Predicted 3D model of a 72-nucleotide RNA (transfer RNA) from a Candidatus Microgenomates bacterium. Its Rfam family is "tRNA". The coordinates come from a structure-prediction model, not an experiment, and the mean pLDDT is 84.
RNA sequence: GGCUACGUAGCUCAGUGGUAGAGCAAGGAUUUCAUAAGUCCGAGAUCGCUGGUUCGAAUCCAGCCGUAGCCA
Numbered sequence: 001g002g003c004u005a006c007g008u009a010g011c012u013c014a015g016u017g018g019u020a021g022a023g024c025a026a027g028g029a030u031u032u033c034a035u036a037a038g039u040c041c042g043a044g045a046u047c048g049c050u051g052g053u054u055c056g057a058a059u060c061c062a063g064c065c066g067u068a069g070c071c072a
Base pairs, nucleotide, nucleotide: 001071002070003069004068005067006066007065010024011023012022013021018055027041028040029039030038048064049063050062051061052060
């Protein structure tokens, strides 16, 4: 330098055109003499950035940035 894949919550991931979700973690409540475990509750992401397509984009297209792999 070329090609491919990926980028969504603090972490691991789902969601592949029509209201952004789960598990874990963190917080609160309950329980206990106390801690842990258990149970319950609510919160947390303008979906890497900038444009384009569309009535409507996390999702499709282009460029850029980053990470990983392959080739040279």